[in-house]
RNA sequence: UCCCAGGUAGCUCAGUUGGUAGAGCAAACGGCUGUUAACCGUUAGGUCCUCGGUUCGAGCCCGAGCCUGGGAG
Numbered sequence: 001u002c003c004c005a006g007g008u009a010g011c012u013c014a015g016u017u018g019g020u021a022g023a024g025c026a027a028a029c030g031g032c033u034g035u036u037a038a039c040c041g042u043u044a045g046g047u048c049c050u051c052g053g054u055u056c057g058a059g060c061c062c063g064a065g066c067c068u069g070g071g072a073g
Base pairs, nucleotide, nucleotide: 001072002071003070004069005068006067007066010025011024012023013022019056027043028042029041030040031039049065050064051063052062053061
């Protein structure tokens, strides 16, 4: 320098054909228990990497850039 994959909650990741952003774990609170752990329930937590564009509407489509991983030279 070029090619490919990825960037979504604190962490690991889903998100279908463009139409209300989700799960597990972790956290907080509660139940249970003599207490802890385990188990059960509830709640909170998001600038969907950035900036533009398309669209009535973008996590998703298009362009440019940034970062991470892999590959070629």
This is a predicted structure of a 73-nucleotide RNA (transfer RNA) from a bacterium. Its Rfam family is "tRNA". Its family is annotated with triplet codon-amino acid adaptor activity in the Gene Ontology.